[in-house]
RNA sequence: CGUGGAGACGCGCCCAAUCCCCGCACGGGGAGCCGGGGACCCGCCGGUGGCGAGCUCUCGAGUGCUACCACCUGGGGUGAAUCCGAGCAUCGCGCUCGGUAGGGCUGCUCCGGCCCGAACCCGUCAGCUAACCCGGUAGGCGUCGAUGAGAGGAGCU
Numbered sequence: 001c002g003u004g005g006a007g008a009c010g011c012g013c014c015c016a017a018u019c020c021c022c023g024c025a026c027g028g029g030g031a032g033c034c035g036g037g038g039a040c041c042c043g044c045c046g047g048u049g050g051c052g053a054g055c056u057c058u059c060g061a062g063u064g065c066u067a068c069c070a071c072c073u074g075g076g077g078u079g080a081a082u083c084c085g086a087g088c089a090u091c092g093c094g095c096u097c098g099g100u101a102g103g104g105c106u107g108c109u110c111c112g113g114c115c116c117g118a119a120c121c122c123g124u125c126a127g128c129u130a131a132c133c134c135g136g137u138a139g140g141c142g143u144c145g146a147u148g149a150g151a152g153g154a155g156c157u
Stems, first nucleotide, its partner, number of pairs: 010143005018031005032137006042127001046072005054063003074125001075122004083099006102116005108150003
């Protein structure tokens, strides 16, 4: 000097996930932001079988609301993360590609470029929803690059 890697501060990004206070600490409180439940009104109301009220009747039976049970198909939430095709495997779960609704970065817009298109939870139950009730505030990543044009703003003088 060059290359590669790691860490710290600061800065930047996804996200609701930041800030303040108390406490020796574990922990706790608050603000802001976010999510769920929850009226009127409005909207919605799966199928089969069993039991059985009521009703009809020739007393044999037929029909059969609500509720309950069994079976088939459940249903719902956070999130951008849905849906489609092909191949592999196959009891099933799934796996690998290609695309896609939708989403993110490049201070803003457009062009261009680079990415994501997951995961988890409730447990037969929840539409919307004022009052009201209950929760979350984690985690992950980058830090040497940068296409062009336009708009706008800040600071300084």